RNAcentral holds the sequence, with entries from ENA and SILVA. The RNA shown here (small-subunit ribosomal RNA) has 1523 nucleotides and comes from a Paludibacteraceae bacterium.

């Protein structure tokens, strides 16, 4: 520079991920409709439904310069004397009706029909026509006649019709003329792709006319233009659940017919023609230019405008004409409407308006021919619902406006808030200044009109000529436009705001009301419902609905897939078709290039121009990607010819095998029979039973018979297309491979239809029948058990011949060819002599690189890289179902939908969780032991029940002697009753008072009410303090929500786990680390290692206990010395010991032996007080259970406020047919009772502990020391010694009850503890089941403390005394940890989930029938009409009426087919929080599951037979990798 202007995604399956896949959204569009709202203009648009029915008006007339004329109007004239008026007159302008010409075939409307040469495109017409129009050539001579109008008569209600009579023409007709045309024949020339055409000459025949002054008109012929007719190639819907259709059908010959070709029609002859490249039939539909969308390719549409077609109430028919089978013509039939005198007539808005109806829905019964166009006319002109305008409608596109600038006290009000504050609405308003588009009022005021025509003039070649001049014509419209004045004046809404998707808060509601395009929101803190404030988007519009394209590469030509997601046919052979090796020549169909024609205009794109701009319009260019013709090229494909050998085949020589078919044959086993031996059981199971057996079974021996299957070999070995094939022998037969390279010469690959084969089950006929075994029967199991297990057992399994034609018929992987790293095993060949080694070919396997894949995985046997052909898929369910068809004896197979319904269904992989999966390991988990609970009575807690209340909470483990470490009142929250209302307590402000309180009295159960007496402080005062009252802000609530929360706590669990950084692996979720081996109490450590490190946990650090040292020595201690007592560390004294309490030491597998790489283990090892974390405690990772607690406390929200607050009295929390948990005491002699006697530790003590003395049987009481504590005090029991009891409901046991007391306390009735006397219950060791404990532990014995006036304490928390047994071991139960495996679970197995039945709703199949619809067939009838025939009637004749024949619309009859609606009843299907029965599937789902088939069963389903792995686990074998 040329060219190009162009391509976005998101939500939703999951705990999370990747993929597949559907659904949905964001965009654009519309002849739209609906809702809310609405100022103006320009341009364009406006029945998509009933081609339903239509009142009324208008939409096609014109020509007197074709004619006869004169109904009407005007003028003139005449008459009635004039006027008015009446009447006559075609004389003039003109003109109703009539004859005639031209036009009514255009214009305008609609889309019913039509799947067709209808339309589009390109050709042909040598097979044709064309009025008006243009050009060329020629002609226009003479005659005749009729019918309307009109006059007159008749019929009829009318429409209309009919008889008679007169008449004109550019009406009709005759004669002449024939340049010319046409037809026939003949000759010559020329030409075409063919039939053929053209030209010339000659002969014969035939065909014209209208006049008019002129203008013009008429006739013949040729040519042009225009408009048509016909034919052909190609293109132009869906359905095969429509596969065969066709008798004028296909062709020929002859004739007819037409403008023309043609079965267009007729006769005859032949039997063809169309069709899988989709005939026929059915359904749907006007086609195109174009329009919308899209990056494009495409997809969808065909309204307005233009072209073509078709139609005009429905159907048929011709006439006229240049042209029609004629929208506003004719005839007939049918339906409908109207008029009628009932005899008969009239009509056709899918023209413009308009009406009714239908519908979600679509306008005025308007103006004008001024312009453009049309018809007629010589013209003026007339007509024109064509057209141009106006009216209505936001129905669309475009443009304008609703003001602009300033203005912070950031006003008021609203809303929100952490509320004396702040944020937002918001420069928004108010207010000041300015402008005037649009608006209102007034003034001016268009272009569109150029011409024709009229009149006049000029020029010339004298014309329908050109030019000039004069004057005329505007519906829209007094509109556009322009100007003056006025004054911010009269002009903003709609939708949305959870994500997608721009925009957030408050209140109300409480799975209700409602929203929703998809996901979804709403069950008391809703950004999702409704309202409000605010915000966002668009704006005279905004949303919703409907439809189309897009996004959707989600039908994939561009541009998809098929191992497991939907999808490879069960497998061969093979037809059509598609594709096809090497060399060469020719050709030019495809292909490519140049040129030409066409591709209408409008539209779309670009430039320029005109309306103030834009939309809109004009103009030019481009484009129209197509078709046709022509010229050329020859690489590739095709065609034709020739050649070749590498694909393919053949030949020769070998090799291999459970390849196939038929016949024969063998042994083992099983069963049966016979005969023995032999005796009581056999058989079967988890355990049993049914069954068999003393009529002799089972067992065992011999013999015989029968049928079926072929052990070992045997192997991820072999063969076959697949299904499949296994003893041995024979016959027949098919194949593969290897070697050789002499033969053929592309003969090939694939393969729709077709055809053959095709496991098992099943069917038919006939055999056979040992074993096994659906169905069936019985026995078990079980809640049931139509099952699993057992005993029997029939079809069947076997053979022959037929049928069936399906399987998880699988490698879930179509066939063929070529190419692309390796390693390794094996089968069969080859060479060269070989068992070795290496090579090569064909098979069968394993591993693995690149590459591919969503991943798992595949990987020379591809799922890699490419090519060819076939088959199949397009969300899940409904459904491989229904209907139809084909096949089948049947079972059934093949083909194969829709309505409706869901937002998923699905694949692979990940992390968890789970498993009646596996491996390893641990724990008082089991086992081994000891002692208990469960039985009794009582205590205590809970449930339940009761009650006025029995306050509330805790509820498997992880609630239940728990909150409560102490309910007679209080506590207390509950109930009854009586009071108070700023309140019992706290606090701000204001006002008032001087009290409050105390003492006494009254009422009362008390609280409280009321009375009397007494009565403030400081300061001179104001006032302050204090107290009370009143008012107002507030208080108060053990009211609700632990599922709004904080904090605290339980549990898994003192289990060993839980994570992070960086790196690495994986598309990713994630993984690795943290796995593996060994080890540990331990993720404790060591080794190994794509990991290297780190954190929270473990351990250690802390406390206590066990040993020792040092220091210290009172209230503790007392060895030595001294004193002393009844006795005693009692005293002096001591610092040795014990002890106290501070600080140290000590233990680390440190040492030794053995084992081990190490870590570590082990050894009753040594040493040591203690030995392998010495014992105990404190210490509780990430997290789980919406675990517990709003009643400890705190706190959000909600609720109550003369009460759900608060005070008081009484009651209740203590009830009692019952059930459960936790304990105490017992049942006795290892004991009870009595007497005597000994030894702790840790604590407590002033409203206290209490010695001692006295007293009481005792609980106690009275008196009196000491102690604020190593000083005083509180204090042991089991034990030991002696006596007694002698196995009993007892001298056990002590409940219960009676009586009498003590103590605490205002008060022991409900409802305290203790004492004494008396009473003396159950209970004789506890069913199923279950709990604790591994050493100073269990067991047993007592002591102390907290709370507390007292105590229901047998509880809880501590303390010491005495003091055992057992652990083989990890199979099992429970819990836990790690690794691995399966999974359809993820609310995570208390999961998920299947089918029948019952209920409701929805769509649908069948069905006796019933009611329609369109089409065809056969027969009958048959209008109008063309053609033909006849024509006795009419006519002089020509001819006509009439009659007949053919055809046909319509009508009728009949039998079928197709298609729709409805239908008692009936079949399955789908959907629907909490129905019934079971539990089939997912884990080994508790009988592995699934596929085909058969039988059976309420149901899922079960069983038989064959197959598959898309089965877990274990064992064995083989192979591979590493060493």
């Nucleotide at each position: 520079a040329c060219a190009a202007c162009g391509a976005a995604g998101a939500g939703u399956u999951u705990g999370a991920u990747c993929c597949u896949g559907g659904c949905u959204c964001a965009g654009g569009a519309u002849g739209a409709a609906c809702g809310c709202u609405a100022g103006c203009g320009a341009c364009a648009g406006g029945c998509u439904u009933a081609a339903c029915a239509c009142a009324u008006g208008c939409a096609a007339g014109u020509c007197g310069a074709g004619g006869g004329g004169c109904a009407u109007c005007a003028c003139g004239g005449g008459u009635a004397g004039c006027a008015a008026u009446a009447u006559c007159u075609g004389g003039u302008g003109g003109c109703g009706a009539c004859c005639g010409g031209c036009g009514g075939a255009c214009g305008g409307g609609u889309g019913a029909g039509u799947a067709a040469c209808g339309c589009g495109u390109a050709u042909g017409u040598a097979a044709c026509c064309u009025a008006c129009u243009u050009g060329u050539a020629a002609a226009c001579g003479g005659g005749a006649g009729a019918c309307a109008a009109c006059c007159u008569g008749g019929a009829g209600a009318a429409a209309u019709u009919u008889g008679g009579g007169c008449u004109a023409a550019a009406c009709u007709u005759c004669c002449a003329u024939g340049a010319g045309g046409c037809a026939u024949u003949a000759u010559u020339a020329u030409u075409g792709c063919a039939u053929g055409g053209u030209a010339a000459u000659a002969a014969u025949g035939u065909c014209a006319a209208a006049c008019g002054u002129a203008a013009g008109g008429u006739u013949u012929a040729c040519a042009g233009a225009u408009g048509g007719g016909c034919a052909u190639g190609c293109g132009u819907a869906u359905g095969a659940u429509u596969a065969g259709c066709u008798a004028g059908u296909u062709g020929g010959c002859a004739g007819g017919g037409u403008a023309a070709u043609a079965g267009c029609c007729u006769a005859c002859c032949a039997a063809g023609g169309c069709a899988a490249c989709g005939a026929u039939c059915a359904u749907u539909a006007g086609g195109g230019g174009u329009u919308c969308u899209g990056a494009g390719a495409g997809g969808a549409a065909g309204g307005u405008c233009c072209c073509c077609c078709a139609c005009a109430u429905u159907g048929g028919a011709a006439c006229u004409g240049a042209g029609a089978u004629a929208c506003g013509g004719u005839c007939c039939a049918a339906a409908c409407u109207c008029c009628u005198a009932c005899g008969g007539g009239a009509g056709g808005c899918a023209g413009c308006a308009g009406u009714g109806a239908g519908g979600a829905a679509u306008a005025u019964u308007g103006g004008u021919c001024a312009a453009u166009g049309g018809a007629c006319g010589a013209a003026a002109g007339u007509c024109u619902g064509a057209a141009c305008c106006a009216g209505c409608c936001a129905a669309g596109u475009c443009g304008c406006g609703u003001g602009a600038a300033g203005g912070a006290a950031g006003a008021a009000g609203g809303u929100c808030u952490u509320a004396c504050g702040g944020a937002u609405u918001g420069u928004a308003a108010a207010c000041u200044u300015c402008u005037u588009u649009a608006g209102c009022a007034g003034g001016g005021g268009a272009a569109u009109a150029a011409a024709a025509g009229a009149c006049g003039a000029u020029a010339c070649g004298a014309g329908u000529u050109a030019u000039c001049g004069u004057g005329u014509u505007g519906a829209a419209a007094g509109u556009a436009c322009u100007u003056u004045g006025c004054g911010a004046a009269a002009a903003a809404g709609g939708a949305u705001c959870g994500g997608c998707u721009a925009a957030c808060u408050c209140c109300g509601u409480g799975c209700c009301a409602g929203c929703a395009g998809c996901c979804g929101c709403g069950g008391u803190a809703a950004u999702a419902c409704g309202g409000a404030g605010g915000a966002u988007c668009c704006g005279a519009g905004c949303g919703u609905u409907a439809u189309c394209c897009g996004g959707a590469u989600u039908u994939a030509u561009u541009g998809g897939g098929u191992u497991u997601a939907a999808a490879g046919g069960g497998u061969g052979c093979g037809u059509a078709g598609g594709c096809g090796g090497a060399u060469u020549a020719u050709u030019a169909a495809g292909u490519c290039a140049g040129c030409g024609g066409u591709g209408a205009a409008a539209u779309u794109u670009u430039g320029c121009a005109g309306c103030u701009u834009a939309a809109c319009u004009g103009u030019a260019a481009g484009a129209u990607u197509g078709c046709c013709g022509u010229u050329g090229a020859a690489a590739c494909u095709g065609a034709u010819g020739a050649u070749c050998u590498u694909g393919a085949g053949g030949a020769u020589a070998g090799u291999c095998g459970a390849g196939g078919u038929a016949a024969g044959u063998g042994g083992a086993a099983u069963g049966u029979g016979u005969u023995g031996u032999g005796u009581a059981g056999c058989g079967g199971u988890g355990a049993a039973a049914u069954g068999c057996a003393u009529a002799g079974a089972u067992a065992u021996a011999a013999c015989a018979c029968a049928g079926a299957a072929c052990a070992c070999c045997g192997a991820u070995u072999g063969c076959g297309a697949a299904g499949g094939c296994a003893g041995c022998u024979u016959a027949c037969u098919a194949g593969a491979c290897u070697a050789u390279a002499a033969c053929u010469g592309a003969c090939g690959c694939u393969g729709a239809g077709g055809u053959a084969c095709g496991a098992a089950a099943g069917c038919g006929u006939g055999g056979g029948g040992a074993g096994c075994a659906a169905a069936c029967a019985g026995g078990a199991u079980u809640a049931g058990a139509u099952a699993c297990c057992c005993u029997g057992g029939u079809a069947g399994u076997c053979c022959a011949c037929g049928c069936u034609g399906u399987a998880a018929a699988c490698g879930a992987u179509g066939a063929a060819u070529a190419c692309u790293a390796g390693c390794u095993g094996u089968a069969u060949g080859c060479g060269a002599u070989a068992u070795a080694c290496a090579g090569u070919a064909u098979g069968c396997g394993g591993c693995g690189g690149a590459g591919c894949g969503a991943a798992a995985g595949c990987a020379u046997u591809a799922a890699g890289u490419a090519u060819u052909c076939c088959a199949c898929c397009u969300g899940g369910g409904g459904a491989g179902u229904a209907c139809g068809u084909u096949c089948g004896c049947a079972a059934g197979a093949a083909u194969g939908a829709a309505a409706c319904u869901c937002a998923a269904a699905g694949g692979a992989a990940u992390u968890g969780a789970c498993g009646g999966g596996g491996g390893c390991c641990c724990g008082c988990a089991c086992a081994a032991g000891c002692g208990g609970a469960g039985g009794a009575a009582c205590a205590u807690g809970u449930g339940g029940u009761u009650u006025a209340a029995u306050u509330c909470g805790a509820u498997g483990a992880u609630a239940c002697g728990c909150g409560a470490g102490g309910a007679a009142c209080c506590u207390u929250a509950c109930c009854c009753g009586g009071g108070c209302u700023u309140g019992a307590a706290a606090u701000g402000c204001a006002u008032c008072u001087g009290a409050c309180g105390a003492a006494g009295g009254u009422g009362g159960a008390a609280a409280c009410a009321u009375c009397u007496u007494u009565u403030c402080u400081a300061g001179u005062a104001a006032u302050a303090g204090c107290a009370g009252a009143u008012g107002u802000g507030u208080a108060g609530g053990u009211g609700c929500u632990g599922c709004a929360u904080g904090g605290u706590u339980g549990u898994c669990g003192u289990c060993a786990g839980c994570u992070c950084g960086u790196g690495c692996c994986g598309u990713g979720a994630g993984g690795u680390g943290u796995c593996g081996g060994c080890u540990u109490a331990a993720g404790u450590g060591c080794c190994a290692u794509a990991a290297c490190g780190a954190g929270c946990g473990c351990a250690a650090c802390c406390c206590u206990u066990a040993u020792c040292g040092u220091u210290a020595g009172u209230u503790a201690c007392u060895a030595a010395c001294a004193g002393g007592u009844a006795a005693a560390g009692c005293u002096g004294a001591g610092g040795a010991c014990u002890c106290u309490a501070a600080u140290g030491a000590g233990a680390c597998u440190g040492c030794c032996g053995c084992c081990g790489u190490a870590a570590g283990g082990u050894g009753a090892g040594a040493g040591g007080a203690a030995g392998g974390u010495g014992g105990g405690g404190a210490u509780g990772a990430c997290g789980u259970c919406a675990a517990a607690u709003c009643a400890g406390c705190a706190c959000g929200g909600c609720c109550c406020u003369u009460a759900u607050g608060u005070c008081c009295g009484g009651g209740g929390c203590g009830a009692c047919a019952c059930a459960c948990g936790u304990g105490u005491u017992a049942c006795a002699a290892u004991g009870g009772g009595a007497g005597g006697u000994a030894c702790a530790g840790a604590g407590g003590g002033a409203a206290g502990c209490a010695u001692c003395c006295a007293u009481g049987c005792g609980a106690g009481u009275g008196g009196u020391a000491g102690c604020u504590g190593a000083u005083c005090u509180u204090a042991a029991a089991a034990g030991c010694c002696u006596c007694u009891c002698u196995c009993a409901g007892u001298u056990c046991g002590g409940a219960u009850u009676g009586g009498a007391g003590u103590c605490u306390g205002c008060a022991a009735c409900u409802c305290g503890a203790c004492u004494c006397c008396a009473u003396g219950a159950a209970g004789u060791c506890g069913g199923a089941u279950u709990c604790g404990c591994u050493a100073g532990u269990a067991a047993u014995c007592g002591c102390g403390c907290a709370u507390c006036a007292g105590c229901c304490a047998c509880g809880g928390c501590g303390c010491g005394g005495u003091g055992a047994a057992u652990a083989c071991g990890u199979u099992c139960c429970c819990g836990g940890g790690c690794c691995u495996u399966g999974u359809a679970c993820a609310c995570a197995c208390c999961g998920c989930c299947c089918g029948u039945c019952a209920a409701g709703c929805c769509a649908u199949g069948g069905a006796a029938g019933c009611c329609g619809g369109g089409g065809g067939u056969a027969c009958c009838u048959g209008a109008a009409g063309u053609a033909c025939g006849u024509g006795a009637c009419c006519g002089a004749a020509a001819g006509g009426a009439g009659c007949g024949u053919c055809c046909u619309a319509g009508g009728g009859u009949a039998a079928a087919a197709c298609u729709g609606g409805u239908g008692a009843c009936u079949g399955g299907g789908g959907c629907u929080a909490a129905g019934u029965c079971g539990u089939a599937a997912c884990a080994a789902g508790g009988u592995a599951g699934c596929c085909g088939u058969a039988c059976c069963g309420g149901a899922a389903g079960g069983u038989g037979u064959g197959g598959c792995u898309g089965g877990a686990a274990c064992a064995c074998c083989u192979c591979c990798u590493u060493u």
Lineage of the source: Bacteria > Pseudomonadati > Bacteroidota > Bacteroidales > Paludibacteraceae. It matches the Rfam family "Bacterial small subunit ribosomal RNA".